[in-house]
Context: one part of a larger RNA
């Protein structure tokens, strides 16, 4: 000195962090709705456009048809462009009500490897065969029949049947987990429960349900782990009813008969419904009162939708909503948009209006219809039977067999009848409470697949749903099943005419647009790793 290396600075490449944003999510509140389906659902297949692969819509009447209402200038979805159309004779669009609605699917004429194949009957084209068109032809339940109903799907909530294990007990068997998960059946907008054979305790309460408390109490428990009430009391809500029977009547059947009946039994109607016992029955008295349902009218509500106040100028800037000045409205200063931050620019907001279908059931009404009462007597009759109770075996009750009441019942046994029966935690007595063995019942309670509105000391693209985007997609798996990644030009496409380099429809350089192009579609910002170039220092 050169090459190479290192460090630093600068400029780029690369990459996609960060910031900002939100079209999507998450959670809750209020209101609505709480089902759809043989009148063929949910979910699909295949079609359907002038051109049409996908999504969306629709169904051979196929991005649609009809009526009514709204609305008032554009319009033929996402989705540009071309062609061809529609529309003040009111389109497109919005709401309500209809029509049409291929094939598969409960799938239902028979079959089948879903979206396919093959029939029969009636009628018609016809006079016959064939073919075609339209309609019908599954099974089960109720019913004499006519006819009616069911089936399948759906997020949670609810009731019933069946019913684990891991786990805990620091092992494990009773126990726990847990009557949980799973499976099956059933119902509804709720479901279940429910009008005392209840609680209580010397005082009383008066169906059920939910809830605060009682209370982690009383208890249960290899008295281990753990499990765990009730009465009472404060609230929410508030509602009570109907049969069976006795007795009366009608009617059918059977038996018997001296044909007058009598007896048994079935059905229907009246009657009747409780514990202070009540009812039948007998006597008295009465035909009043009150309430409900349906219908109608009025009222309210109810779709699309309609009206809806008030601002200009200058300056900066690409753009004014910013700043300055001077105003205005406000039952409206919620929110969103508009070229930056707008009460007064736009959509809206407060507020007012509007009606069809439908809804509510407030008021009234007459019509129809249904229900509802008193006093006394008590000789007789009735008041839920294989029931209650009891033995054995289990289960449920906070309660593990315990002193174990109470409830349920597989098995066996088996009452009483109002001078009756059950209960009050073994059992007995006294006392008190209640009336089983039939049934119904709103509200307060639980939930959210879904619709509308609102809110958030919730997320902001590795977050929030798995899914902000054509996602339960691509892809993986025989299958059950598993399951992504992927957002952002700009205010506006003004998305770069034209020229040049190049093989080029690659890529780039000019020109042009734009406030900006290092905003150029691989597009906001654009960190780091890593790479390159230039310069400086150093070896």
């Nucleotide at each position: 000195c050169a090459a190479g290396g290192g460090c630093g600075u600068a400029u780029g490449g690369g990459g996609a962090a960060u910031g900002c944003c939100u079209a999507g999510g998450c959670u809750c509140c209020c209101a609505g709705a709480g089902g759809c389906g043989a009148c063929g659902a949910a979910g699909g297949a295949c079609g359907u456009g002038a051109u049409a692969a996908g999504c969306u819509g629709c169904g051979a009447a196929a991005a649609g048809c009809u009526g009514c209402g709204g609305g008032g200038a554009u319009u033929g979805g996402c989705a540009c462009a071309u062609a061809c159309g529609a529309u003040a004779u009111g389109a497109u669009c919005c709401g309500c009500a209809g029509a049409u609605a291929u094939c598969c699917g409960a799938a239902u004429g028979g079959g089948g490897c879903a979206a396919c194949c093959c029939a029969c009957c009636a009628u018609g084209u016809u006079g016959a065969a064939g073919a075609c068109a339209u309609g019908g032809u599954a099974u089960c339940c109720c019913g004499c029949a006519a006819g009616g109903g069911a089936g399948g799907c759906a997020a949670a909530c609810c009731c019933g049947g069946u019913g684990a294990a891991c786990u805990g007990a620091a092992a494990c068997a009773u126990c726990u987990a847990a009557g949980u998960a799973g499976c099956c059946g059933g119902a509804g907008g709720a479901g279940g429960a429910g009008a005392a054979a209840a609680c209580a305790a010397g005082a009383g309460u008066g169906a059920u349900u939910c809830u605060g408390u009682g209370a982690g109490u009383a208890g249960c428990g290899g008295c281990g782990a753990g499990c765990g009430a009730a009465a009472g009391u404060g609230g929410a809500a508030g509602a009570g009813u109907c049969c069976a029977a006795a007795c009366c009547g009608a009617u059918g059947u059977u038996g018997u008969u001296u044909c007058g009946g009598c007896a048994a039994u079935g059905u229907c109607g009246g009657g009747g419904u409780u514990g202070u016992a009540g009812g039948a029955c007998c006597g008295c008295g009465a035909u009043a009162u009150u309430c409900g349902a349906u219908g109608c009218a009025u009222a309210c509500u109810g779709a699309a939708c309609c009206g809806g106040a008030a601002g200009c100028a200058a300056c900066u800037g690409g753009a004014a909503a910013g700043u300055u000045g001077c105003g205005c409205c406000a039952u409206a200063g919620a929110g969103g948009g508009u070229g930056a931050u707008a009460g007064c620019c736009c959509c809206g907001u407060a507020u007012g209006g509007g009606u069809a279908a439908g809804g509510u059931g407030a008021u009234g009404u007459u019509a129809u219809u249904g229900a509802u009462a008193g006093c006394g007597g008590u000789a007789u009759c009735c008041u839920g039977a294989g029931u209650a109770g009891c033995g054995c075996g289990g289960g449920g009750c906070a309660c593990g067999u315990g002193a174990a009441a109470c409830c349920c019942u597989g098995u066996g046994u088996g009452a009483a009848u109002c001078c009756g029966g059950c209960g009050g935690g073994a059992c007995c007595a006294u006392c008190c409470g209640c009336c089983a063995a039939g049934a119904c019942u709103a509200a307060a309670u639980a939930c959210u697949c879904c619709u509308g509105g609102g809110a958030g000391a919730c997320c902001g693209a590795u977050a929030g749903u798995g899914a902000a985007c054509c996602a339960g997609u691509a892809c993986c798996g025989u299958g059950a099943g598993g399951g992504a990644a992927a957002g952002g030009u700009g205010a506006a496409a003004a998305g770069a005419a034209c020229c040049c380099c190049g093989a080029a429809c690659a890529g780039g350089g000019g020109a042009g647009u734009g406030a900006a192009a290092u905003a150029g579609a691989a597009c906001c910002u654009g960190a780091a790793a890593c790479c390159a170039u230039a310069c400086g220092c150093u070896u």
Large-subunit ribosomal RNA, domain I from Eudoraea adriatica DSM 19308, 539 nucleotides, folded computationally. The prediction has a mean pLDDT of 82. NCBI's taxonomy places the organism under Bacteria, Pseudomonadati, Flavobacteriia, Eudoraea, Eudoraea adriatica. The sequence was found in a public genome assembly.